[in-house]
RNA sequence: ACAUCAUCAAGAGCGGUUUAGGGACGGGCCCUUCGAUACCGCGGCAACCAGUGUUUUACCACCAGGUGCCAAAGCCCGAUCGAUGAGGA
Numbered sequence: 001a002c003a004u005c006a007u008c009a010a011g012a013g014c015g016g017u018u019u020a021g022g023g024a025c026g027g028g029c030c031c032u033u034c035g036a037u038a039c040c041g042c043g044g045c046a047a048c049c050a051g052u053g054u055u056u057u058a059c060c061a062c063c064a065g066g067u068g069c070c071a072a073a074g075c076c077c078g079a080u081c082g083a084u085g086a087g088g089a
Base pairs, nucleotide, nucleotide: 002088004086005085006084007083008082013042014041015040016039017038021031022030023029025078026077027076028075043070044069045068048066049065051062052061053060074081
């Protein structure tokens, strides 16, 4: 990089360093020197996978080990769009 399936109107931020951009893309709208973005630390949300209840499957519950996420409905509209998870080749 590819195809498949599921989800995306709920939820959850402080500090340090950096310093001018950021919200994927086009248009809009918005955030931002009262500090964007990125990285780090700590904290939190959720429950896709794993684990347990239960020998197996499904459901459900618990848990929080692997991911993910913590402005705005995936910010809105559009597109043969994107993101995340899981297994596959």